RNAcentral holds the sequence, with entries from ENA and MGnify.
The RNA shown here (transfer RNA) has 72 nucleotides and comes from a Gemmatimonadales bacterium.
It matches the Rfam family "tRNA". It is annotated as a transfer RNA.
The source organism's lineage runs through Bacteria, Pseudomonadati, Gemmatimonadota, Gemmatimonadia and Gemmatimonadales.
The coordinates come from a structure-prediction model, not an experiment, and the mean pLDDT is 84.
This record gives sequence, structure tokens and C1' cells, in this order.
RNA sequence: GCGCUGUUAGCUCAGAGGCAGAGCACUCCCCUGAUAAGGGAGAGGUCGGAGGUUCGAGGCCUCCACGGCGCA
Repeated sequence: GCGCUGUUAGCUCAGAGGCAGAGCACUCCCCUGAUAAGGGAGAGGUCGGAGGUUCGAGGCCUCCACGGCGCA
């Protein structure tokens, strides 16, 4: 330098154009003599960045950044 792949909540990851989600973690409540477990409720996201396509983009296109793999 070229190709492929990944980037979404604190962590691990879903989400194949129409409301952004799950598990764990966190906060509050219930349960218990207390704790763990269990049950209920809740907070937390400019979806890596910038443009473009579209009535509408986390998802499509282009460029850029960072990580991984391969080729040279």
C1' cells in the first nucleotide's frame, strides 16, 4: 500500500430501511431475623466521525479514524 472484518448502554452482544433492545452490572421497592437467591419497577445511548441516497438510515453508498485477520 491492497483486500476482508469489527466499532450499538458501564461490560458482552442482538437488531437484513419504519418506536433502539437483551443478558450481566447499577438504583429503588418486595420477600428474609439478616444475607444470598428469587420477584417487581427504573435510570443509562448524539448507534466511532463526516458527507450522500431515501418520505424515512443503527442497517444502503463514499471518505476518514481506531482494532483484528490476510496479501504484498